[in-house]
Parts: sequence; C1' cells; structure tokens
RNA sequence: GGGGACAUAGUAUAACCCGGCUAGUAUAGCCGGCUCCAGACCGGCCGAUCUGGGUUCAAAUCCCAGUGUCCCCA
Repeated sequence: GGGGACAUAGUAUAACCCGGCUAGUAUAGCCGGCUCCAGACCGGCCGAUCUGGGUUCAAAUCCCAGUGUCCCCA
C1' cells in the first nucleotide's frame, strides 16, 4: 500500500441475511424475601445498538464516510 471480518447494558451474547409491536437472554450491580449471619435459592429494579451523514412512513438491520480491534496479501 491492497483486501476482508467485527463493533449492541459493567461483562458475554441473540435479533442483522429478509427493515416493522416496548431491542431479548445470562451474569454482574442494587432492593426485598428466606436465614441466627452469610452463601445458595426465590421475587423485583437497573442499564446497551462505535461516531456522523444518507435512503425510508419506519433503521441495531440497507447505503456512504470516519474511528477502533483483529486477520490475510504485498
């Protein structure tokens, strides 16, 4: 220098291909129950689409640019 993949709660991950109801699940955290206390268990709460722009009635999803990580070629 060229090509490709990926980016979603604190962490991990689904939904993306084929646009459509309030973005789901697990775990962590917080509150409560249980317990002599704690853990385990049970109930509840909390919190996310990398950034900007475009298309559309509607974008996590499609398009463009950028940023970051990783891989391949030279």

The RNA shown here (transfer RNA) has 74 nucleotides and comes from a Candidatus Woesearchaeota archaeon. Its mean pLDDT, the model's own confidence on a scale to 100, is 84. It matches the Rfam family "tRNA". The family's RNA type in Rfam is transfer RNA. The source organism's lineage runs through Archaea, Nanobdellati and Candidatus Woesearchaeota.